[in-house]
RNA sequence: AUCAGAAAAGGGCAAACCUAUUGAAAAAUAGGGACGCAAAGUCACAGGUCUAAAGUUGGUAACAAUAAUGACGGCUGGAUUACCUGA
Numbered sequence: 001a002u003c004a005g006a007a008a009a010g011g012g013c014a015a016a017c018c019u020a021u022u023g024a025a026a027a028a029u030a031g032g033g034a035c036g037c038a039a040a041g042u043c044a045c046a047g048g049u050c051u052a053a054a055g056u057u058g059g060u061a062a063c064a065a066u067a068a069u070g071a072c073g074g075c076u077g078g079a080u081u082a083c084c085u086g087a
Base pairs, nucleotide, nucleotide: 002087003086004085005084012037013036017032018031019030020029021028022027035074041080042079043078045077046076047075048072049071050070055066056065057064058063
């Protein structure tokens, strides 16, 4: 430096759910909690998924359609950095 994760050590992260806060929502953050994870570290670059506020269109209205500039990295790929062990 590259590849791999069977066993081991020190550890790390934390799904669902509950509570509080923020948000139009998706969801996020904090605390509790562990289903899992060897990049479940970081980056919305490609695809994908979720929401639909402003705006636009229709409608008397209720509302409907559209709409990402909002989200998801624990959906897949890509980029990048890294602990331990083995080859």
This is a predicted structure of an 87-nucleotide RNA (c-di-GMP-I riboswitch aptamer) from Oceanobacillus limi. The prediction has a mean pLDDT of 87.